RNA sequence: GGGCUCAUAGCUCAGGAGUAGAGCGCCCGCUUUGCAAGCGGGAGGCCGCGGGUGCGAAUCCCGCUGAGUCCA
Numbered sequence: 001g002g003g004c005u006c007a008u009a010g011c012u013c014a015g016g017a018g019u020a021g022a023g024c025g026c027c028c029g030c031u032u033u034g035c036a037a038g039c040g041g042g043a044g045g046c047c048g049c050g051g052g053u054g055c056g057a058a059u060c061c062c063g064c065u066g067a068g069u070c071c072a
Base pairs, nucleotide, nucleotide: 001071002070003069004068005067006066007065010024011023012022013021018055026042027041028040029039030038048064049063050062051061052060
């Protein structure tokens, strides 16, 4: 320098056009003599950044940044 993959909740990841979900973690309640486990409920992200397309973009296109990997 070039190819490919990735960037979404505190963490690990789904979701690939119709205003975002799971598990773990956190908070509250039930249960227990108490703790854990279990069950129920709740808070928390508008999706790395900037543009484009489109009625509508986390999702498609372009650029940038960062990470991983391969080639030279």

Transfer RNA from a Candidatus Micrarchaeota archaeon, 72 nucleotides, folded computationally. The prediction has a mean pLDDT of 83. The source organism's lineage runs through Archaea, Nanobdellati and Microcaldota. Rfam family: tRNA.